[in-house]
Context: one part of a larger RNA
RNA sequence: CUCUGCUGAAGGAACUCGGCAAAUUAACCCCGUAACUUCGGGAGAAGGGGUACCACGGUAGGGUUCAUAGCCCGAGGUGGUGGCACAUAAAUGUUCCAGGCGACUGUUUAACAAAAACACAGGUCUCUGCAAACUCCAAAGAGGAGGUAUAGGGGCUGACGCCUGCCCGGUGCCGGAAGGUCAAGAGGAGUGGUCAGCGCAAGCGAAGCUACGAAUUUAAGCCCCGGUGAACGGCGGCCGUAACAAUAACGGUCCUAAGGUAGCGAAAUUCCUUGUCGGGUAAGUUCCGACCUGCACGAAUGGCGUAACGAUCUGGAAACUGUCUCCAGCAGAGACUCA
Repeated sequence: CUCUGCUGAAGGAACUCGGCAAAUUAACCCCGUAACUUCGGGAGAAGGGGUACCACGGUAGGGUUCAUAGCCCGAGGUGGUGGCACAUAAAUGUUCCAGGCGACUGUUUAACAAAAACACAGGUCUCUGCAAACUCCAAAGAGGAGGUAUAGGGGCUGACGCCUGCCCGGUGCCGGAAGGUCAAGAGGAGUGGUCAGCGCAAGCGAAGCUACGAAUUUAAGCCCCGGUGAACGGCGGCCGUAACAAUAACGGUCCUAAGGUAGCGAAAUUCCUUGUCGGGUAAGUUCCGACCUGCACGAAUGGCGUAACGAUCUGGAAACUGUCUCCAGCAGAGACUCA
């Protein structure tokens, strides 16, 4: 010097990204206990007091029992004794305030992530009438289910409370069937090859065989016509205007399928930005409360709240401390030196 422990004057977070680590707290009995709340909670809230031993006396009382035998449990009170200290060791909650996220208990990256991620009850959409939908499977067969729409599969959301606006133009899905388009198949007008025959020749050329083949007919789909958003998704711009100024309830105009409603908002979202104002600090890029100029919130890819809960994240406070000012000593194990 390193590790593991123990102790420390004065100060007490000045340490540090951050109280990380350590310290404090701690048992039982009694008193007492706020906001808020889903009336269950919050709560061991917080904050206080007591505690050994001896005598009265195993007393008052209680349990068991047929029992006023026994046995067991057992306060409270009075007086006294010793110590610095009586839950005398060990074991054994630190607490409070405010905010974000997720309702909660759960689950997860076996071996760098335990979370705000996943799940979850609850909500909603959709498919499925049973030989169900769906899944496995060349098939047989099986699961679903020895279930039957209060059932089963799939998607999204995620307790609860208040709610969930507008757009169906595009895409998807559902419905429609008049018209357009359209495959194989059916169909066979017509054309070519071949050669009996005819012809002096050039050539023409039946039937058959053969190679093609027009019209016509023809399903779904697509086009088309409607519906549908807790389907995929989307939810504007410019200019002017009020008797100071500023602002614009109001007006004009262009575009769109429709131009973002309620609520929230510098936010797990705000670039400019350490926005501005207020609070807390002597001093605060964080934090809390507001404002709204939302670069680029917004309503089940849910919006906004919310008691309880959390080895969650953020800010503050008390207590406490070697985290620090600033290090020191002790014990053990290493390192180091010698053998």
Molecule: large-subunit ribosomal RNA, domain IV
Organism: metagenome